[in-house]
RNA sequence: AGAGUUUGAUCCUGGCUCAGGACGAACGCUGGCGGCGUGCCUAACACAUGCAAGUCGAACGGAGUCAUGUUGGAAGCUUGCUUUUGAUAUGACUUAGUGGCGGACUGGUGAGUAACGCGUGAGCAAUCUGCCUUCAAGAGUGGGAUAACAUACUGAAAAGUGUGCUAAUACCGCAUAAAGUAUACUUAUGGCAUCAUAGGAAUACCAAAGGUUAAAUCCGCUUGAAGAUGAGCUCGCGUCUGAUUAGGUAGUUGGUGAGGUAACGGCCCACCAAGCCUACGAUCAGUAGCCGAACUGAGAGGUUGAUCGGCCACAUUGGGACUGAGAUACGGCCCAGACUCCUACGGGAGGCAGCAGUGGGGGAUAUUGCACAAUGGAGGAAACUCUGAUGCAGCAACGCCGCGUGAAGGAAGAAGGCCUUCGGGUUGUAAACUUCUGUCCUUGGUGACGAUAAUGACGGUAGCCAAGGAGGAAGCCACGGCUAACUACGUGCCAGCAGCCGCGGUAAUACGUAGGUGGCAAGCGUUGUCCGGAAUUACUGGGUGUAAAGGGUGCGUAGGCGGCUCAUAAAGUCAGAUGUGAAAUACCGAGGCUCAACCUCGGAGCUGCAUUUGAAACUUAUGGGCUUGAGUGAAGUAGAGGUAAGCGGAAUUCGUAGUGUAGCGGUGAAAUGCUUAGAUAUGACGAAGAACUCCGAUUGCGAAGGCAGCUGGCUGUAGCGCAACUGACGCUGAAGCUCGAAAGUGUGGGUAUCGAACAGGAUUAGAUACCCUGGUAGUCCACACGGUAAACGAUGGAUGCUCGCUGUGUGCCUUCGGGUACGUGGCCAAGGGAAACCAUUAAGCAUCCCACCUGGGGAGUACGCCGGCAACGGUGAAACUCAAAGGAAUUGACGGGGGCCCGCACAAGCGGAGGAACAUGUGGUUUAAUUCGAUGAUACGCGAGGAACCUUACCCGGGCUUGAACUGCAGAGGAAUGCGGUAGAGAUGCCAAAGCCCUUCGGGGUCUCUGUGGAGGUGCUGCAUGGUUGUCGUCAGCUCGUGCCGUGAGGUGUCGGCUUAAGUGCCAUAACGAGCGCAACCCCUUUCGCUAGUUGCCAUCAGGUGAUGCUGGGCACUCUGGCGAUACUGCCACCGUAAGGUGUGAGGAAGGUGGGGAUGACGUCAAAUCAGCACGGCCCUUACGUCCGGGGCUACACACGUGUUACAAUGGCGCAUACAGAGAGUCGGUUGGUGGUAACAUUGAUCUAAUCCUUAAAAUGCGUCGUAGUUCGGAUUGGGGUCUGCAACCCGACCCCAUGAAGCUGGAUUCGCUAGUAAUCGCGCAUCAGCCAUGGCGCGGUGAAUACGUUCCCGGGCCUUGCACACACCGCCCGUCA
Repeated sequence: AGAGUUUGAUCCUGGCUCAGGACGAACGCUGGCGGCGUGCCUAACACAUGCAAGUCGAACGGAGUCAUGUUGGAAGCUUGCUUUUGAUAUGACUUAGUGGCGGACUGGUGAGUAACGCGUGAGCAAUCUGCCUUCAAGAGUGGGAUAACAUACUGAAAAGUGUGCUAAUACCGCAUAAAGUAUACUUAUGGCAUCAUAGGAAUACCAAAGGUUAAAUCCGCUUGAAGAUGAGCUCGCGUCUGAUUAGGUAGUUGGUGAGGUAACGGCCCACCAAGCCUACGAUCAGUAGCCGAACUGAGAGGUUGAUCGGCCACAUUGGGACUGAGAUACGGCCCAGACUCCUACGGGAGGCAGCAGUGGGGGAUAUUGCACAAUGGAGGAAACUCUGAUGCAGCAACGCCGCGUGAAGGAAGAAGGCCUUCGGGUUGUAAACUUCUGUCCUUGGUGACGAUAAUGACGGUAGCCAAGGAGGAAGCCACGGCUAACUACGUGCCAGCAGCCGCGGUAAUACGUAGGUGGCAAGCGUUGUCCGGAAUUACUGGGUGUAAAGGGUGCGUAGGCGGCUCAUAAAGUCAGAUGUGAAAUACCGAGGCUCAACCUCGGAGCUGCAUUUGAAACUUAUGGGCUUGAGUGAAGUAGAGGUAAGCGGAAUUCGUAGUGUAGCGGUGAAAUGCUUAGAUAUGACGAAGAACUCCGAUUGCGAAGGCAGCUGGCUGUAGCGCAACUGACGCUGAAGCUCGAAAGUGUGGGUAUCGAACAGGAUUAGAUACCCUGGUAGUCCACACGGUAAACGAUGGAUGCUCGCUGUGUGCCUUCGGGUACGUGGCCAAGGGAAACCAUUAAGCAUCCCACCUGGGGAGUACGCCGGCAACGGUGAAACUCAAAGGAAUUGACGGGGGCCCGCACAAGCGGAGGAACAUGUGGUUUAAUUCGAUGAUACGCGAGGAACCUUACCCGGGCUUGAACUGCAGAGGAAUGCGGUAGAGAUGCCAAAGCCCUUCGGGGUCUCUGUGGAGGUGCUGCAUGGUUGUCGUCAGCUCGUGCCGUGAGGUGUCGGCUUAAGUGCCAUAACGAGCGCAACCCCUUUCGCUAGUUGCCAUCAGGUGAUGCUGGGCACUCUGGCGAUACUGCCACCGUAAGGUGUGAGGAAGGUGGGGAUGACGUCAAAUCAGCACGGCCCUUACGUCCGGGGCUACACACGUGUUACAAUGGCGCAUACAGAGAGUCGGUUGGUGGUAACAUUGAUCUAAUCCUUAAAAUGCGUCGUAGUUCGGAUUGGGGUCUGCAACCCGACCCCAUGAAGCUGGAUUCGCUAGUAAUCGCGCAUCAGCCAUGGCGCGGUGAAUACGUUCCCGGGCCUUGCACACACCGCCCGUCA
């Protein structure tokens, strides 16, 4: 000192939360010792028992015990002794009573109290003060009682009564009195009004007690003065919350008189007056003992008032007085109430908020201890007695402080645990082990200070000495971020955690456990409370245009603030001095307990209050002056300022009579409505009410609301210029008062238009709406009420200061350029601001005053009060709940926002799909199984480029378990293998002939068996992954470095203009460059050149055939392969700055990327795939592995996708006949011959391929069919065959004959295609024994139509705008119901 949390990210506002400290604490887990402290915060609830206030015999009379002396009686006898009993004297001791002092201190508690109760500072000229100290004076003489006691009596008791006796330091009279008191008088001094002090003289009144001692004496007594101490009273200032408490008060406020008190006083009483308190908060309500101080805080503050100290109040509740120096008295009295106890029922007793203790309450707080040894107190002359004050001990980790639980060495880095990539890492020098030490501990001994002579509860305590032995002594919390500290397992939105954010839905560093780590440590965590952080109530130190917050407006009371100058005062202010600010605490410096906590001493300070002496700048007060603030005056000016009248025309509706005829009106389209009883339209006349077109605006006026035809009347205000007058007269403004749009209310008018409610018609799923036709209140006027608005510039008023540019209204001046003042606008600098923005009309810099804000919701709600006729307005909470709610700006995405542009996107065309049959895939259903995956575009002739077995993953059944395949190690063996036979569905089992290689001879290789470590899994997770792929999209985008701008997210660059297929390029430019994409480079194709010619070719030469490059030969041409060239808007014209565009231009095979392919940026969809492969984790292991036979993947009421064939004449059929390209081929392609109608069979030949296979089909020619379910169409079915294969039943293809279904061009809707394209025609290849191929991938042949154009649909790109979206419109979100 800060941090977390609103967002995709940012800045701000703002709340919530955390880290710190503290505690009279409590709870959980744990617990060795000592020192010093602390310990009913709740029921001021009730209390058993014991103790907590007595003492004095030196005040007094008694009583009792003992001793001694004197003396009397009695008894015994030892006759002078003993015992006993009286009297008396003395002494010692005890003491009920009288008396004195003390029980008003100490100790407890905080109920009450918002108060002179407390704190602080003053005052008493308005007071008292026992004991104590000092001083002065005095104590003479008498008297009568009364307890105790005795006796009688009453009562259960407590207690009481009568009679009689007696003492005093008990009580009373008289005397003596002044320095005392009172009264009136006088002198001096002083003061504060009454008066005070000192002195004089007069009158009246008031004292006393003795005790003790051998004695001195000492202790007492009385009066007065003074001191000290303590107390009483008064005053200034300070002392919680609420205004949803605004008025309170009759002894109330004051006076006079009397009373009362120690004393002032309505303290009390009689009379008189009507005052007194209050917005500077009275009264009322709630809460509370106050302070020194304590905690916290940088401080200012905030909170608290335990322990210690000061004050106050209280003592079961309420009231009362007595005694006394002092009480209205905790352990005194009386009365009343409640409660408890005793009782003979008549009556009595009691008061723990003293110390212990008990019950109760509570989350919670101790012993019915020891001692007066110390300190202190009461009494006493003293000894001494009393003292639950106090000193100590006990209990409690309740707090603070200190100490310990061992120290050093010790690596095979042991074992064990945990983790692991299996290599190791970690626990960890930690342990073991070795060598030591002895704090605490145990045992034994000695033994204090506290007390300078005696006396020690604590205490045989602290301390010291000796011995013993590592022995007896560590836990708690945390480990996702904040916040120091991480892994494994378990769990699987479950169990649970959580202070905030938030974790947990199968890989949880956040749950639980373990290991490890971090923190603190005899404690550690949790809970509660306070302060801090929080500048989040802001005095120090905040704000109010948009985040919460400016009152709707003015006038104005109190209050606050206020121009220049002179003088005086000294209230504020500043300085000095004095008093006080208790001690303790805290701070600084020392000292004492071994240290510390703790304790002691010293110092400074206590920011305050009061008194006093000065200063005079500022504020203030008083007085004088001034003119610039403010106001007045006279002059002209502008204006929708206000008010009450009068007048005007246009429009609207209605009425009247015309003209005129079939519709009008209204809407997106309609209908309701009006109209042949004559509407609408049109011209005329009339009536009514309301509003004022154009001018008219960034205009003007007004305090705001607001104000608009014209005229004059009345009236308010402002600005400018002049400078005659007043002389600070000013600003603001709680309370109060005024005005205050629209709607609304009351009464009375008025009512043309418009028009809530209402009615009808539409729209719609509905439509209590939007649209239409009507229409009441209202809209208008007068008077009254109401008092609110996004009453907004969301910006209170006033004054001063601070750069400029440019419009405009009014006035004045002008040299006619302009200047100046006041308004009203735009832009900008400094500055401000979170930013956007504001910027002399501030949201800038300052001063003054008012109003308002303090997280969101609940709520401007409830209750109360005030106002109102009502409607409603003003004032204005809480419970509860959330962790946000917000402001501005950024980037995206989105919009039934805008602009520009593109794409077979639409349009223009061509051909299809959707209807039929079949093929194929999918869904669904079925099934033992119909294996699995793919599911909008981007799944569905997809994985699969070949499911009869195999494939195969599925189902049924039968087998195997180191296993079907692979491999390490160990052991055994020489075989392994297995013709043949046999059982079986087969796998497999049994019998059984045959049966290893190399060698350096050590062995090795190979195979089988046994055992063991691995295996194996198309089991799960594509949401743990790699790799690969689809899609947006071959769309033109996506970024970076440096610089610049911005607080920042971010922007700029990449925007703008033009251009392009293109972020392609040019120009412009706070940007300059660069990268990935685009383009180009690559391949195919099109033209040409060079080169090379076999299997290709044949112009020339030769040979040959029925015919053919068939042969020799040749490489010119074609072609094939290689290497090059060509195309670049290069040239021309026009347009354009350029880039570039245009042209039936030229040239050229090709012209503006010539055509096609490969090539797919940053990224999106948790897109697809664990079943192609790889791989983490989980799961199975005589099975979820593996082998075999059979079945299934081919099922079939149905639905969808993709295709094929058709529906025919641009056609079908028959015959004839022409022209390709690319590719495959020896387990093959096949020509020819023969057989068969054919599929095919058989047999010669040829090709490992520019050689053979190898013939294209549509087209073309001729013929036929004639619009028909046909000579279209070919499904289905019957029969017969061929081929492949171990095997065509489920379940193959092909051929022939026969059969001849639906279908006559297909609803809504929808797909492809812009040129060698669509359409159409055939050919080939992969997979493959065969094939369900109509699929996929290629090849060539024939070969169109159309594009005006970009309004619309879809998708995309760029710019811009709005946004409460960011999982991003398939978003967010509101209401009702459950």

Predicted 3D model of a 1378-nucleotide RNA (small-subunit ribosomal RNA) from an uncultured bacterium. Its Rfam family is "Bacterial small subunit ribosomal RNA". Rfam links the family to the GO terms structural constituent of ribosome and ribosome.